[in-house]
RNA sequence: GCGGUGAGAGGAUCGGGGAGCUAGCCGUUCCCUGUGACCCGAAAUCGGCUACACGCGGGGAUCCGUUAACCAGGGAGGCGGUGACUCAACCCGGCGUAGGCCCGGACAUGCCGACUUUGAGCUCCUGACCCGCCGGGCCGACGUCGAGGCGUCCUCCCCUGAAGGGGGGAGGCGACCUUCCAACCACCGAACCCGGCGAGGCUCGGGAGAGAGCAGCCGUAAGGUGGGCGGCCAGGCGCUGGCGGGAGGCCAGGGGUGAGGAGGGUGUCUGGAAACCGCGCCGGCGAGGGUCAUCAACUCCUCUGGGAUGUCACCGC
Numbered sequence: 001g002c003g004g005u006g007a008g009a010g011g012a013u014c015g016g017g018g019a020g021c022u023a024g025c026c027g028u029u030c031c032c033u034g035u036g037a038c039c040c041g042a043a044a045u046c047g048g049c050u051a052c053a054c055g056c057g058g059g060g061a062u063c064c065g066u067u068a069a070c071c072a073g074g075g076a077g078g079c080g081g082u083g084a085c086u087c088a089a090c091c092c093g094g095c096g097u098a099g100g101c102c103c104g105g106a107c108a109u110g111c112c113g114a115c116u117u118u119g120a121g122c123u124c125c126u127g128a129c130c131c132g133c134c135g136g137g138c139c140g141a142c143g144u145c146g147a148g149g150c151g152u153c154c155u156c157c158c159c160u161g162a163a164g165g166g167g168g169g170a171g172g173c174g175a176c177c178u179u180c181c182a183a184c185c186a187c188c189g190a191a192c193c194c195g196g197c198g199a200g201g202c203u204c205g206g207g208a209g210a211g212a213g214c215a216g217c218c219g220u221a222a223g224g225u226g227g228g229c230g231g232c233c234a235g236g237c238g239c240u241g242g243c244g245g246g247a248g249g250c251c252a253g254g255g256g257u258g259a260g261g262a263g264g265g266u267g268u269c270u271g272g273a274a275a276c277c278g279c280g281c282c283g284g285c286g287a288g289g290g291u292c293a294u295c296a297a298c299u300c301c302u303c304u305g306g307g308a309u310g311u312c313a314c315c316g317c
Base pairs, nucleotide, nucleotide: 001317002316003315004314005313006312007311009309010064011063012062013061014060015033016032017031018030019029023050024049025048026047027046038059039058040057041056070306071305072304073303074301075300076299077298080295081294082293083292084291085290086289087288091284092283093282094281095280096279097278099277100276102272103271104270105269106268107267108266109265111264112263115260121257122256123255124254125253126252127251129246130245131244132243133242134241135240136239137237138236139235140233142230143229144228146179147178148177149176153172154171155170156169157168158167159166160165184227185226186225187224188223194219195218196217197216202211203210204209
């Protein structure tokens, strides 16, 4: 000096782009493109940076070739993104129009036609509906008395009997009687202070007898229930009849007449604009398309420029 192996230093590469964010750059986000396209970690009130901004922290792989690798620039094509301008479907709203088997009317008809002699259409009557008047029925409400009289009875008074009691009078109620009436019937109905009878017991009495009277039975009052009757009720009713009037669209029944016929189609003329279809104008939204500008992955180029190696240890010649 050359070659080999190893170590360490330095450098290069291990995708790029658009949108968004940002004063700006890179990243995390979204999208595009593309590959033989290292790994891990954190990052939107965010992480790292400042025109040398083309990430940060940690680890790893390959290469160091003076070129054909790599980097920067230029040119051609070009996926895709962004911006400006422009065309514009669908849809929505408004206004208009009157073409439509849109909505009506009139007329016409070699058209159809449910139904139709078990009766079409037309006409008349009645019912059904409303109003007025007069009734019926049922229910309800009210009334179901009054007048007179004997005795008993109740109250009071007088006379009388040495008890119980006896006799008489006045007034009153009244279930009893009479009468009238449409005011009658049945049942219930008072512990005692309503009536009658009144076992037993009680009272008076020598006795005969008399008296008060509970329970019970009978009756009655007030009252109640049911029925009957009554007529004076501005009473009620999901009941019902007659007469008159109204309205008559539908429905039902009946009388008369006796063959059509509701509706639809088609044509002509005419009217309308609430909704629908159509058409026109205006406005909104805006898929999508076009042009221009710009960024630009990726591909290509005989284009231009940059471009880096050096140190140490060991071995061999």
RNAcentral holds the sequence, with entries from ENA. The RNA shown here (Archaeal signal recognition particle RNA) has 317 nucleotides and comes from a Candidatus Bathyarchaeota archaeon. Its Rfam family is "Archaeal signal recognition particle RNA". A reference for the family is Wild et al. (2002), "Towards the structure of the mammalian signal recognition particle", Curr Opin Struct Biol. The prediction has a mean pLDDT of 76. A source record names the gene ffs. Taxonomically the source falls in Candidatus Bathyarchaeota (Archaea, Thermoproteati).